[in-house]
A computed fold for a 72-nucleotide RNA from Ovis aries, annotated as transfer RNA.
RNA sequence: GUUGCUAUAGCUCAGGGAUAGAGCAUUUGACUACAGAUCAAGAGGUCCCUGGUUCAAAUCCAGGUGCCAAUG
Numbered sequence: 001g002u003u004g005c006u007a008u009a010g011c012u013c014a015g016g017g018a019u020a021g022a023g024c025a026u027u028u029g030a031c032u033a034c035a036g037a038u039c040a041a042g043a044g045g046u047c048c049c050u051g052g053u054u055c056a057a058a059u060c061c062a063g064g065u066g067c068c069a070a071u072g
Base pairs, nucleotide, nucleotide: 001071002070003069004068006066007065010024011023012022013021026042027041028040029039030038048064049063050062051061052060
């Protein structure tokens, strides 16, 4: 340089056109002498960026950027 893959919550990942979710972590409460475990409730994401298609885009298309892999 070329090709492929990937980018969604603090972390690991689902969701592949019609309200954005789970586990862990975190906060508060219950329980406990305290803590842990357990139970309950909450907070946390303009879905990497810029355009395009569409009534409607996290999702489809194009380009860019980053990570990873293959190849020269």
It is recorded under the gene name tRNA-Cys-ACA-1-1. Its Rfam family is "tRNA". Gene Ontology term of the family: triplet codon-amino acid adaptor activity. The coordinates come from a structure-prediction model, not an experiment, and the mean pLDDT is 83. The sequence is in RNAcentral, with records from GtRNAdb and Rfam.